[in-house]
Molecule: transfer RNA
Organism: Nocardia sp. alder85J
């Protein structure tokens, strides 16, 4: 330079044919305890990388821009 793949919670991943985001683990509150762990209740904690378009409606689709990685040159 070109081709592809990916980008969603603090981390790791889900989200069917476009119907409006959830687990696990963590973390952070409450209960227990003499003090801590565990245990058990409680709380998603998020511009779905950014922008822009379509559409009643976007995590999804269309263009574009930034970052990872892969492979050709």
């Nucleotide at each position: 330079g070109u081709g592809g793949a990916c980008g969603u919670a603090g981390c790791u991943c889900a989200a069917u044919c476009g119907g409006a985001a959830g687990a696990g683990c963590g973390a952070c509150g409450g209960u227990c305890u003499c003090c801590a762990a565990a245990g058990c209740c409680g709380u998603g904690c998020g511009u779905u990388g950014g922008g822009g378009g379509u559409u009643c409606g976007a995590a999804u689709c269309c263009c574009u821009c930034c970052g990872u990685c892969c492979g050709c040159g």